[in-house]
RNA sequence: AGUUCGCGAGGCGGCCGCGGCCUUCGGGUCGAGGAAAGUCCGGACUCCGCAGGGCAGGAUGCUGGGUAACACCCAGGCGGGGCGACCCGACGGACAGUGCAGCAGAGAGCAGACCGCCGAUGGCCCUGGGAAUCUCACAUCCCGGGGCACAGGCAAGGGUGAAACGGUGGUGUAAGAGACCACCAGCGGCCCGGGAGACCGGGCCGGCUUUGCAAACCCCAUCCGGAGCAAGGUCGAGCAGGGACAGGGUGGCCCGCCCGCUACGUCCCGGGUAGACCGCACGAGGCUUGCAGCAAUGUAGGUCCCAGAUAGAUGGCCGUCCACGACAGGAUCCGGCUUACACGCGGACU
Numbered sequence: 001a002g003u004u005c006g007c008g009a010g011g012c013g014g015c016c017g018c019g020g021c022c023u024u025c026g027g028g029u030c031g032a033g034g035a036a037a038g039u040c041c042g043g044a045c046u047c048c049g050c051a052g053g054g055c056a057g058g059a060u061g062c063u064g065g066g067u068a069a070c071a072c073c074c075a076g077g078c079g080g081g082g083c084g085a086c087c088c089g090a091c092g093g094a095c096a097g098u099g100c101a102g103c104a105g106a107g108a109g110c111a112g113a114c115c116g117c118c119g120a121u122g123g124c125c126c127u128g129g130g131a132a133u134c135u136c137a138c139a140u141c142c143c144g145g146g147g148c149a150c151a152g153g154c155a156a157g158g159g160u161g162a163a164a165c166g167g168u169g170g171u172g173u174a175a176g177a178g179a180c181c182a183c184c185a186g187c188g189g190c191c192c193g194g195g196a197g198a199c200c201g202g203g204c205c206g207g208c209u210u211u212g213c214a215a216a217c218c219c220c221a222u223c224c225g226g227a228g229c230a231a232g233g234u235c236g237a238g239c240a241g242g243g244a245c246a247g248g249g250u251g252g253c254c255c256g257c258c259c260g261c262u263a264c265g266u267c268c269c270g271g272g273u274a275g276a277c278c279g280c281a282c283g284a285g286g287c288u289u290g291c292a293g294c295a296a297u298g299u300a301g302g303u304c305c306c307a308g309a310u311a312g313a314u315g316g317c318c319g320u321c322c323a324c325g326a327c328a329g330g331a332u333c334c335g336g337c338u339u340a341c342a343c344g345c346g347g348a349c350u
Base pairs, nucleotide, nucleotide: 001350002349003348004347005346006345007344008343010321011320012319013318014317015316016315018031019030020029021028022027033327037338038337040336041335042334043333044332045228046227047226048225057224058223059222060221061220062076063075064074065073066072077091078089079088080087081086092219093218097217098216099213100212101211114158115157116154117153118152121151122150123148124147125146126145127144128143129142130141131140166184167183168182169181170180171179185209187206188205189204190203191202192201193200194199232278233277234276235275241269242268243267244266245265247264248262249261250260251259252258285304286303287302288301289300290299291298292297322325
C1' cells in the first nucleotide's frame, strides 16, 4: 500500500418519565437491532382444497456435503480477472426445432472480393528468329522476349467488426489455398491411470475445423396446491329478527269469561357487530464446555429465561470519561439474501 474473516455500536452515576409482570402499594424486576429495514427467497403455524396422474404456469440448473427448507451456507472442480493475498461466475443443452446478430464492412452463416496478389491459360499491343512461295514485302504458321490488366484465377496480406469458416512453419503454385505435410490448439471416438464425484493426467485413431446468443422462444432434469396473524379460535353488549307469557293497551260485546291484534313490559333463542381474550413468545432459543467433521454443521453435558404493545412503550435533563457516537426502531415467529451505516478493535495473509 492492499486482501480477507470476525467483533463492538458510547460507558458509568444521579433525577424525571413510558410499556409488561409481580406487589405487603413502599416498591421490585424486565424492556429493540446488526441490520428490528426492503418484503426478495425458504420454512414453522393456521384455515380452505385435495382418489391418482397429466396439462398449463413458476422456480432452480458443475460436483459432494449441511439444513426443517431455500435462490442460503461449506468444501471442491472448471472458466474469467488480478504481480499476489484474493475476487467474480443462472456454470445443463446451440448436430431436436424456430428465431436474432444493430453500426461498420466487399462479405455475418454452409458468406464474400473494396484495396491488394497473379494473369500460368485465353485475349490485345510491341518486338526477335525461322518455314513455305523464283526473289522481296504483307498476310499465315512455328519458336521466343517484353508489356497491358480485358476475360479470368486467388483469398496470403491490408482494412471493417464483439465475431470473417483454426494457428505457426514448410511443400506447392502464375499467384494462392488443409490442396498436401509436420507440430500445436480445438472437436469426436476408443483405451489406460487418479478421484466418491464434478473433473484431471496420458496414449491411439479420425475427418481436417462444424460462429455467437438459451437472464430469446424452446428442449432436458429436479422441485412447487391456494391464501395468509386483518391467518384462525373462544366469549360477546347494543340494534334488526324469531318464540313464549302473568300483566298493559285495544277490538269483537254493556261488563266479565273467551277469542283476536299490538309488542309497551319480562324472559328465552339466534347469527354475530363494537369490544374483550386466546393465537403471542420455552424457541429449528441464548451462553458455555467436550466430542465428530477441513468446514458449513451435528451431537452430549452444564447453565440462563430474555420486549409483547394495539395508535402502538426504550425518551429527556445533568455530571463525568473516551476514540465525541452513524444507520436506524419490534408488531406471529424463525433461517437466509440484499441494502443503509460515524468511529473503533482483533486474527490471518499478500
Bacterial RNase P class A from a marine sediment metagenome, 350 nucleotides, folded computationally. The sequence is in RNAcentral, with records from MGnify. The prediction has a mean pLDDT of 78. It matches the Rfam family "Bacterial RNase P class A". Gene Ontology terms of the family: tRNA processing, ribonuclease P activity and dimeric ribonuclease P complex. It is annotated as a ribozyme. Of the family's consensus pairs, 93% are formed in the model.